Bacterial RNase P class A from an FCB group bacterium, 355 nucleotides, folded computationally. Its mean pLDDT, the model's own confidence on a scale to 100, is 76. Its Rfam family is "Bacterial RNase P class A". Rfam classes the family as a ribozyme. It was read from a public genome assembly, where an Rfam model found it.
RNA sequence: GAGGUCAACCGGAUGGUCGUCCCGGUGUCCCCGGGAAGGAAAGUCCGAACUCCGCAGGACAGGGUGCCUCUAAAACAGAGGGUUCCGGAUGAACCGGAAACGGCAAGUGCAACAGAAAGUAAACCGCCCCGAUCGUGGGCAAGGGUGAAAUGGUGGUGUAAGAGACCACCGGUGCGGCCGGAAACGACCGCAGCCAGGUAAACCCCACCCGGAGCAAGAUCAAGCAGCCAGGUGUGAUCCGCACAGAAAGGCAGGUAGAUCGCCAGAACCUCUUCGCGAGAAGCGGUCCAGAUGAAUGGCCAUCGGUCCCGUUAAACCGGGAUUACAGAAUUCGGCUUACAGGUUGACCUCAUUU
Numbered sequence: 001g002a003g004g005u006c007a008a009c010c011g012g013a014u015g016g017u018c019g020u021c022c023c024g025g026u027g028u029c030c031c032c033g034g035g036a037a038g039g040a041a042a043g044u045c046c047g048a049a050c051u052c053c054g055c056a057g058g059a060c061a062g063g064g065u066g067c068c069u070c071u072a073a074a075a076c077a078g079a080g081g082g083u084u085c086c087g088g089a090u091g092a093a094c095c096g097g098a099a100a101c102g103g104c105a106a107g108u109g110c111a112a113c114a115g116a117a118a119g120u121a122a123a124c125c126g127c128c129c130c131g132a133u134c135g136u137g138g139g140c141a142a143g144g145g146u147g148a149a150a151u152g153g154u155g156g157u158g159u160a161a162g163a164g165a166c167c168a169c170c171g172g173u174g175c176g177g178c179c180g181g182a183a184a185c186g187a188c189c190g191c192a193g194c195c196a197g198g199u200a201a202a203c204c205c206c207a208c209c210c211g212g213a214g215c216a217a218g219a220u221c222a223a224g225c226a227g228c229c230a231g232g233u234g235u236g237a238u239c240c241g242c243a244c245a246g247a248a249a250g251g252c253a254g255g256u257a258g259a260u261c262g263c264c265a266g267a268a269c270c271u272c273u274u275c276g277c278g279a280g281a282a283g284c285g286g287u288c289c290a291g292a293u294g295a296a297u298g299g300c301c302a303u304c305g306g307u308c309c310c311g312u313u314a315a316a317c318c319g320g321g322a323u324u325a326c327a328g329a330a331u332u333c334g335g336c337u338u339a340c341a342g343g344u345u346g347a348c349c350u351c352a353u354u355u
Stems, first nucleotide, its partner, number of pairs: 001351010012304007020036006038326001042337002045335005050214004057240003062210005067081004082101001083099006102205002107203002109199002124144002126140004152170006171195002173192005179186002218261004227252003232244003268287003272283004305324007
């Protein structure tokens, strides 16, 4: 310098003119001033604010989470650390990444095919012994084979042949001691032959947490009425309790149907200071940046910006042409996932050149 991968940010601007919606001047008209789509507004996956349900009481069922600490209103979110694994790389330090990261010695399952046998499992080839040349005998699981996986590894003792049967060292596991760390964990020492495969995003066990429904929630005003069936009802199912009730709830049928609020001042945003490894927290100061309701936030003209192509070539300048992504609020906020022309920055990897 070029290319690739990952992550973060930006993703159009200015002027004129005509127009739409909201707020204020203003009680009305004209007029004046101010403002008007997102990083994802999408998906509706997770959480919450807020609203309503007379019990958000109990039991049972069901659901969710799962290393430690912190941040946050909470969250399959975020930050830092630990353990295991993956890559650079064969390897220590180092750099980057992933994890659905409690328990298989509570129990029950599952693992096609192959293999003797897939876990209180087992003998195909093979090794040894007896008998004998005819196997129907006994011992072994160290060597070989099958398989993704075959009851720890290396070396020895021992044995008929072997085997943690025994021994030394290593690994794992359990118990104990001691040191570092807030903790998860880590290092060291001692004892014990204890060696109990894999799988829980298999059923399950353990610990902790969880009322329900949702802005079409709900509140107020207006309009308008006609009954019939049936017999308890009460915002997850069942039971118990509690409360209410002779009507309600529910079903069929008829009638009326508009307006206002909820609706934007927020767990809001911005600069700085302090504390913190960090995510963040606190404090002073400043700002108000859509509120529509068949649903506004736009049309036209000009200039600039970005990208590509051509004049045109090695570059710059100049000129011409084309093009400018994904996409559109509907109660709000914090996350996650998906879409995205082009540009900027950073990290890592590869190639080339120079030192």